[in-house]
RNA sequence: UGACUCAUAGUUCAAUGGAAGAACGCUGCGCUACGAACGCGGAAAUAAGAGUUCGAAUCUUUUUGAGUCAA
Numbered sequence: 001u002g003a004c005u006c007a008u009a010g011u012u013c014a015a016u017g018g019a020a021g022a023a024c025g026c027u028g029c030g031c032u033a034c035g036a037a038c039g040c041g042g043a044a045a046u047a048a049g050a051g052u053u054c055g056a057a058u059c060u061u062u063u064u065g066a067g068u069c070a071a
Base pairs, nucleotide, nucleotide: 001070002069003068004067005066006065007064010024011023012022013021018054026042027041028040029039030038047063048062049061050060051059
């Protein structure tokens, strides 16, 4: 310098254009003499900008960050 891949909840991962879900974790209540376990709830996320579309996490493009390859 060029090519490619990736970026979603605190963590690990889903969602192939109809609008984001799970597990673990956190937290409230129940249960218990108190905890653990268990049961019922709750909060929590699409890296950023622009574009296409009736509709974008998804398609296009730019930037940022991480990684791989070539020189």
Transfer RNA from a Bacteroidota bacterium, 71 nucleotides, folded computationally. Its Rfam family is "tRNA". Gene Ontology term of the family: triplet codon-amino acid adaptor activity. The sequence is in RNAcentral, with records from ENA. The coordinates come from a structure-prediction model, not an experiment, and the mean pLDDT is 82. NCBI's taxonomy places the organism under Bacteria, Pseudomonadati, Bacteroidota.